RNA sequence: GUCCCUGUAGCUCAACGGAUAGAGCGUCUGCCUUCUAAGCAGAGGGUUGUGGGUUCGAAUCCCACCAGGGACG
Numbered sequence: 001g002u003c004c005c006u007g008u009a010g011c012u013c014a015a016c017g018g019a020u021a022g023a024g025c026g027u028c029u030g031c032c033u034u035c036u037a038a039g040c041a042g043a044g045g046g047u048u049g050u051g052g053g054u055u056c057g058a059a060u061c062c063c064a065c066c067a068g069g070g071a072c073g
Base pairs, nucleotide, nucleotide: 001072002071003070004069005068006067007066010025011024012023013022018056027043028042029041030040031039049065050064051063052062053061
């Protein structure tokens, strides 16, 4: 330098272009317990890497860029 893959919650990951982007773990609160753990109930947490474009509607499609990984030279 060229090409490919990945980027969504604190972590690991879902989400045929269509309802307010969800789950598990973790965190916090309450219940339970002599206490802790376990269990039960609930809560909080997201400009979907950045900027544009297409569309009635974009996490999803297109373009450029950024970051990480890989192949080739």
This is a predicted structure of a 73-nucleotide RNA (transfer RNA) from a Dehalococcoidia bacterium. It matches the Rfam family "tRNA". The family's RNA type in Rfam is transfer RNA. The RNAcentral record of the sequence draws on ENA and MGnify. Lineage of the source: Bacteria > Bacillati > Chloroflexota > Dehalococcoidia. Its mean pLDDT, the model's own confidence on a scale to 100, is 81.